A computed fold for a 164-nucleotide RNA from a mouse gut metagenome, annotated as Lysine riboswitch aptamer.

RNA sequence: GUAGAGGUUGCGUAUCAAAUCAGUAAUCCGGAGGAUGUGUCAGGCACAGAUGAGACCGGAAGAAAGGGUGUUACGCCGAAAGAGCAUAUAUCCUGUGUAUACGUUCUUGGGCAUAUGGUUAAGAACCAUAUGACUGUCAUCUUUAUAUGAAGAUGGUGAGCUAC
Numbered sequence: 001g002u003a004g005a006g007g008u009u010g011c012g013u014a015u016c017a018a019a020u021c022a023g024u025a026a027u028c029c030g031g032a033g034g035a036u037g038u039g040u041c042a043g044g045c046a047c048a049g050a051u052g053a054g055a056c057c058g059g060a061a062g063a064a065a066g067g068g069u070g071u072u073a074c075g076c077c078g079a080a081a082g083a084g085c086a087u088a089u090a091u092c093c094u095g096u097g098u099a100u101a102c103g104u105u106c107u108u109g110g111g112c113a114u115a116u117g118g119u120u121a122a123g124a125a126c127c128a129u130a131u132g133a134c135u136g137u138c139a140u141c142u143u144u145a146u147a148u149g150a151a152g153a154u155g156g157u158g159a160g161c162u163a164c
Stems, first nucleotide, its partner, number of pairs: 001164004007077001010076005016070002027060005036048004041095004080108006087101005109135002112132007136157009
């Protein structure tokens, strides 16, 4: 440098279907009530409001996005994920926050379970940390025989491992 392996719950993307979101939000009508409410948050600014704000009660009709599951297809084995920093775009302006994209530094072999915290509509899922066994792979040691292999113990972990 090339080609491969781990797992039938390996990783990621996309389509489709149903569920959840939710009888929620927005809208309309009525009741009671009486001054604030919205644009993440703060300041400013703008808009709505006694022709009745927000919150509350009743009724009518009634979504969507994100996240997850399954099917199918595709790309792969740092697959990919996360954290920090920096830049750009969007969000009424500034700052902050959030989302997306790119660059860079660091961490993580893989999935699972439990606990804590965060995110979220959520006892789902995801993220971080810790613990636990399982598993892939390598090294060392012990046992075994079919000397190709198998089992056990300990330790390490992808810039690794195997073949050429």

Its mean pLDDT, the model's own confidence on a scale to 100, is 79.